The prediction has a mean pLDDT of 83. The RNA shown here (small-subunit ribosomal RNA) has 1458 nucleotides and comes from an uncultured bacterium. The RNAcentral record of the sequence draws on ENA and SILVA. It matches the Rfam family "Bacterial small subunit ribosomal RNA". Rfam links the family to the GO terms ribosome and structural constituent of ribosome.

[in-house]
RNA sequence: GACGAACGCUGGCGGCAGGCUUAACACAUGCAAGUCGCACGAGAACGCUCGGGCUUUGCCGGGGCAAGUACAGUGGCGGACGGGUGCGUAUCGCGUAGAUAACCUGCCCUCAGGCGCGGGACAAUCGCGGGAAACCGCGGCUAAUACCGCACGACGUCCAGGCCCCGCAUGGGGGCUGGAUGAAACCUUGGUUUUGCCGAGGGCCUUUGGAUGGGUCUGCGUCGGAUUAGCUUGUUGGUGAGGUAACGGCUCACCAAGGUAACGAUCCGUAGCUGGUCUGAGAGGACGAUCAGUCACACUGGGACUGAGACACGGCCCAGACUCCUACGGGAGGCAGCAGUGGGGAAUCUUGCACAAUGGGGUCACCCCUGAUGCAGCCAUGCCGCGUGGAGGAAGACACCCCUAUGGGGCGUAAACUCCUUUUCUGAGAGAAGAACCCCCUGUAGGUUCAGGGUGUGACGGUAUCUCAGGAAUAAGCACCGGCUAACUCCGUGCCAGCAGCCGCGGUAAUACGGAGGGUGCAAGCGUUGUCCGGAAUCACUGGGCGUAAAGGGUGCGCAGGCGGGGCAGCAAGUCGGAGGUGAAAGCCCGUGGCUCAACCACGGAAGCGCCUUCGAAACUGUUGCUCUUGAGUCCCGGAGAGGUUGCCGGAAUUCGUGGUGUAGCGGUGAAAUGCGUAGAUAUCACGAGGAACACCAGAGGCGAAAGCGGGCAACUGGACGGGUACUGACGCUCAGGCACGAAAGCGCGGGGAGCAAACAGGAUUAGAUACCCUGGUAGUCCGCGCCGUAAACGAUGAAUGCUCGCCGUUAUUCCGCCUAAGGAAUAGUGGCUAAGCUAACGCGUUAAGCAUUCCGCCUGGGGAGUACGAUCGCAAGGUUGAAACUCAAAGGAAUUGACGGGGGCCCGCACAAGCGGAGGAGCAUGUGGUUUAAUUCGAUGAUACGCGAGGAACCUUACCCGGGCUAUAAUGCCUGUGACAGCUCUGGAAACAGAGUCUUCCUUCGGGACACAGUGCAAGGUGCUGCAUGGCUGUCGUCAGCUCGUGCCGUGAGGUGUUGGGUUAAGUCCCUUAACGAGCGCAACCCCUAUCUUUAGUUGCCAGCACUUUUAGGUGGGCACUCUAAAGAAACUGCCUACGUAAGUAGAGAGGAAGGAGGGGAUGACGUCAAGUCAUCAUGGCCCUUAUGCCCGGGGCUACACACAUGCUACAAUGGUGGGUACAGAGGGAAGCCACUUGGCAACAAGGAGCUAAUCCCAAAAGCCCAUCACAGUUCGGAUUGGAGUCUGCAACUCGACUCCAUGAAGCUGGAUUCGCUAGUAAUCGUGGAUCAGCAACGUCACGGUGAAUACGUUCCCGGGCCUUGUACACACCGCCCGUCAAGCCAUGGAAGUCGGGAGUACCUGAAGCCAGUAACCGUACAGGAGCUGGUGAGGGUAAGCCUGGCAACUGGGGCU
Repeated sequence: GACGAACGCUGGCGGCAGGCUUAACACAUGCAAGUCGCACGAGAACGCUCGGGCUUUGCCGGGGCAAGUACAGUGGCGGACGGGUGCGUAUCGCGUAGAUAACCUGCCCUCAGGCGCGGGACAAUCGCGGGAAACCGCGGCUAAUACCGCACGACGUCCAGGCCCCGCAUGGGGGCUGGAUGAAACCUUGGUUUUGCCGAGGGCCUUUGGAUGGGUCUGCGUCGGAUUAGCUUGUUGGUGAGGUAACGGCUCACCAAGGUAACGAUCCGUAGCUGGUCUGAGAGGACGAUCAGUCACACUGGGACUGAGACACGGCCCAGACUCCUACGGGAGGCAGCAGUGGGGAAUCUUGCACAAUGGGGUCACCCCUGAUGCAGCCAUGCCGCGUGGAGGAAGACACCCCUAUGGGGCGUAAACUCCUUUUCUGAGAGAAGAACCCCCUGUAGGUUCAGGGUGUGACGGUAUCUCAGGAAUAAGCACCGGCUAACUCCGUGCCAGCAGCCGCGGUAAUACGGAGGGUGCAAGCGUUGUCCGGAAUCACUGGGCGUAAAGGGUGCGCAGGCGGGGCAGCAAGUCGGAGGUGAAAGCCCGUGGCUCAACCACGGAAGCGCCUUCGAAACUGUUGCUCUUGAGUCCCGGAGAGGUUGCCGGAAUUCGUGGUGUAGCGGUGAAAUGCGUAGAUAUCACGAGGAACACCAGAGGCGAAAGCGGGCAACUGGACGGGUACUGACGCUCAGGCACGAAAGCGCGGGGAGCAAACAGGAUUAGAUACCCUGGUAGUCCGCGCCGUAAACGAUGAAUGCUCGCCGUUAUUCCGCCUAAGGAAUAGUGGCUAAGCUAACGCGUUAAGCAUUCCGCCUGGGGAGUACGAUCGCAAGGUUGAAACUCAAAGGAAUUGACGGGGGCCCGCACAAGCGGAGGAGCAUGUGGUUUAAUUCGAUGAUACGCGAGGAACCUUACCCGGGCUAUAAUGCCUGUGACAGCUCUGGAAACAGAGUCUUCCUUCGGGACACAGUGCAAGGUGCUGCAUGGCUGUCGUCAGCUCGUGCCGUGAGGUGUUGGGUUAAGUCCCUUAACGAGCGCAACCCCUAUCUUUAGUUGCCAGCACUUUUAGGUGGGCACUCUAAAGAAACUGCCUACGUAAGUAGAGAGGAAGGAGGGGAUGACGUCAAGUCAUCAUGGCCCUUAUGCCCGGGGCUACACACAUGCUACAAUGGUGGGUACAGAGGGAAGCCACUUGGCAACAAGGAGCUAAUCCCAAAAGCCCAUCACAGUUCGGAUUGGAGUCUGCAACUCGACUCCAUGAAGCUGGAUUCGCUAGUAAUCGUGGAUCAGCAACGUCACGGUGAAUACGUUCCCGGGCCUUGUACACACCGCCCGUCAAGCCAUGGAAGUCGGGAGUACCUGAAGCCAGUAACCGUACAGGAGCUGGUGAGGGUAAGCCUGGCAACUGGGGCU
């Protein structure tokens, strides 16, 4: 796009079309084929009317009209057309073009002639009879255009004999003569001179020609299956005969043995064919409704009759099935005609009107018949047309509804409203065309035609159409809105419900589900489903492919087939051109016209690419002839070669045997063990046996068709190649089928068997190990003969020929070259790299995967499956050929970027190693899990949670639990009102709070304001949920060196290059190279602290020199020299030297220097990853709660405790503990504070109290050093736990604080597997301070200084990371992907004992009707014919054995999906 459609929702009108695609299933009822009296005999009745008789509400009979009418019959024509259907049919059935010299043709036209004389019947009818009926029998009468006989008769037919002409083979045509045969039917009507004649109309017979319609034959075309390969006996042909309208095995007798098929016979399945229809640019593909041509069929099968024509839809006979009637004896029927019914089905109409028109049958005609046809009815089934109003109208409506950022926006000029129109609609009126004929009359006239005139004929239909009136009045839906694909929002739902053509959507913000608003598309329709074509170049003729995506046969030979070198000539099959015929009509296309337009219809034209005939052309193909040498082959000479077959020979090695020497092991592995060995192995020497394979040469080398071929020699033998002044003359290429060869394994028979070695055994490995490894070991491997016929049989690349830049090797031969030189050239092979070109890319590239030609093979999504069935080959194993159901939306190729690898290379890091000290064991602290609980609030969970949020939970905090309360609030803003509120006292209460009393404000520009309370509305509040809706912030990879961009270049593209490579660095740091050149974020540097120096400035810091004081202290005067403080500078850059290096740079205990190669430390964290963490810091979308999930208060809980983990502290002691004495920091903090000092207390602390708002005062050191003691113990170690007594903070230390004193004195004697930190002022160790904070569970954390080590060979390994490269079936990226069995459910399918059908054929038996043949009895008007009988053929039926095919099936096999 289309449809003979169906279904869902909806539905105003008209025109034109269409309407059982399924059950060729069965049919009630009515109708669909009759007509002719001008062929014939016979011939009513109802009714009307006239009148008669009688036994008079009536009966009987008659005349006329009806009426020579109707029914029925004889006869003629028709019934073979028209109408229906598509069962059958794969075929001369159809289409197209021919043939008929092999034929027929009623009615019609035409030519010529004729229609004379007789005869006997049969229906109807009458009578009788049978039967339920259908119908039938017997007897009698009768007519004809029914039937029969005779005659005439030719230009008919046949036979015979001459003649002429023609063709395309058999042959055909036309004359002539003779012979034979052989026809008819009459009817109506007119005239007339009336028994005769002349006409007219119709009819009949014969003949000629035609037209029309058919029969038959032929070329070409006409579906699928080869898992159908052979079929055929009247079969193929001949001779003769029969038969037919006609040819013919059409039939028969005889003879011959043919015919057909790979160019697809036979068989199976499916199917009417065509013009055409749909689609498509076309070529094609699919279809064959309506209309038209043709064929076939008429309940199923068979058969003939009649006839011009049938083997006959509404005829006959027989058989069968079914239905109906029946008196059971018998009969009747055939809607695939029009309507209609049942049934089937998703589905397809009225038991209508009319012969008015067109056409058909009959008739001289009128006329009759006609479910053909013309019309109407039903149905949106389709196509076409029209309408459902038009114009104006913004307060852009506060309408409803929807959205919203709450401002508004949409619906929307839409509505209302104003004006207008009336197609439709309603009512009324007018009202067609389609009608021409026919018939009758008149004229010319004998008649037709013709001319004039007249009567009449319409189903549709009072329809179309027109006019008037009325009034916007009667008239819009359906689908869709994620992309494809035009059209977007809200709500609901929450992987549910559902959607879906493909991709896919839905798991709490769904433009995808459902609803709504809005929008888009089409519109009396719109969607869905089904089917066909297109897109699909996705079967490729036009117009595809086969190295790796599916696809080259394993290889050769070769018949058929296909294709084929140069020249000349002939022919004209193909080819090309002209002309002619045909290609039906309709349809398509063009033009014109008719319905108001269109659909539709009419007319004209064109086209129909085809076939046939004829005339030409001769280039190409073909064919014939002649010729040529370049393709191909032959001959001569020559060398190369693991080419093949057979035989003979050889040495090395393994093993075995015998003997010698010799002794304890051998062997084997990652390590072992099994195994062998004191019965003497292994090792070694000698000899012998036997089998298999042939080191070196050896090569990208050679040969062969491939498989394949490797010691030497000989024989036989194939091919290729080189050279040659020879020869043949296209002899060629390819090749379905066929034939041959064909690795390994395997099979059969017979040998052989050294080594190796499936199976097998043992030993190991392992969770297991039916494996890898080891020790053994049988088939086999070897030979002969015979099978098998497959391989990743690979160059994953069929064969042949020609053409198309080059370079470098190598093999063979020949040639050139001063030829025993180098070198060069040619031909034939064999390799590497590459240009053009090709390719999806990879790659190929004269050995093509390039450019062309020829032939063969093969492919058409993945799986199922190279499976099943069948066939065939094979001894078997198995091979060849080779599906379908079902299932998936992919499977696959090449390349790219990542990621990954128990891949590779390079490199780094406290990563390992080397060291030091810890953790893991104990006790305690803290955190977490778990458990418990009314609650133990919440979050964080590998690294990257767990002394984390929390830098400080007794109340508060606090979010949790219990209980008591509040409801516009605990806080804020605006508005209104009040003037106090607060405070204090009392009462109740656990408090919040409630009640009572007391008290009563400040400022003011006098408007008011501050403050508080009450009220009201807008508003609040939520540590409720979602960190997977978010912002911000943070962790981690990782302070790792990476991550990118612009332009250019390369690539079809993803993408690459740059960023790789060679060096170097801590570094993508730098240098060199370089189709790249530059740039950005990172690195580094800039910033801070620290190490040295200088300058400036000296108070609260400092005190060298000069003084003073005494409390001997920089305390004071004084001074800034030094330290220090805090500002500015300097200094370090591989700058210098040497060595190496192109350079970058590296090395040196180099020099100098406070510092040396980044001096040390910090801040600083690229693109990104982990849906990492946080909605409980904060902010925030959405959702949720609103007398509660909000707010206030008291108490409790977050501190629980069989247990497990993490992080720490203290220890286990003598490098120590205890006691006494004594020395040295840095960085901080301090007013609700730090607190000197004094007194009291054992102490925590208390009471006094100076200084300090701080370089001024205070907090304020320890390890260390000196002295003493302890002597290796659960201790003078260790301090948990517990009892008692206190101190301090605080409203309050019970749950639940810290500290002090006295007493108590637990575990623990250095810690398993495993594991952590650290590379120098580091680890270790020692103290000090701060934040938070009333106090403190701090042993935490963040800072500060004191003392102060050991070790690093090195990068194999573990972990993490960077760069390059490689493989990949991974991309959620190896925590990936994924294989097979088993278990469960479902689905289709193979096999299967069997069982139930279907189909075609064969053999035999039986055998109806009919036809053919024969025939004595009977009939017969008797030379005929018939009945009957016999035989043949014959549908159907029966029997039998097989074949093909389908359904079901216990059980069973594999497969698919989940």